[in-house]
Molecule: SAM riboswitch aptamer (S box leader)
Organism: Bacteroidales bacterium UBA4417
RNA sequence: CACUUAUCAAGAAAGGCUGAGGGAAAUGGACCUUUGAAGCCUUGACAACCUGUCCUGCAUUUUGGGACAAGGUGCCACAUCCACCCGCAUUUUGGCGGAAAGAUAAGAU
Repeated sequence: CACUUAUCAAGAAAGGCUGAGGGAAAUGGACCUUUGAAGCCUUGACAACCUGUCCUGCAUUUUGGGACAAGGUGCCACAUCCACCCGCAUUUUGGCGGAAAGAUAAGAU
């Protein structure tokens, strides 16, 4: 890198350095940005995928549900920002569903 499974309309700040772009790719939009983008560092927060501790149901093992938040990740504008592919509906609007792609975690390799 490729593969499998799960989730993705919720949530979450400051300071320092730096100095022009940015939110995965292509395309089209809208938005953010010198009142400082992205990146790096420090502290903090959010969340509950994994480890850990505790409670509980089932059926002895296995396994389900809940809590905590110490550790490993992750994450802290806008729905994965929206569309872009297919189907349904149809007033033309975050309509409904699905896929593809992406992100995160765990596993396996």